[in-house]
The RNA shown here (transfer RNA) has 73 nucleotides and comes from Variovorax sp. WDL1. The sequence is in RNAcentral, with records from ENA and Rfam. The same sequence occurs in records of 2 taxa.
């Protein structure tokens, strides 16, 4: 260049045909224990890559620009 996957918490991923954004781990407090670990509960954390459009409504759908990553060339 040209195609094909992808981009969502600090990482790792869900998010099933648009309808208020989650899970694990981490990390803060707490229980428990003689301490620590383990286990439990309860919190915190997002401009969903960026900009635009369509819609009453966009993580999901249209254009277009960025980045990884595999392939053609």
């Nucleotide at each position: 260049u040209c195609c094909a996957a992808g981009g969502u918490a600090g990482c790792u991923c869900a998010g099933c045909u648009g309808g208020u954004a989650g899970a694990g781990c981490a990390u803060g407090c707490g229980a428990c224990u003689g301490u620590u670990a383990c286990u439990c509960g309860c919190g915190u954390g997002g401009u969903c890559g960026g900009g635009g459009g369509u819609u009453c409504g966009a993580u999901g759908c249209c254009c277009u620009c960025c980045c990884u990553u595999g392939g053609a060339g």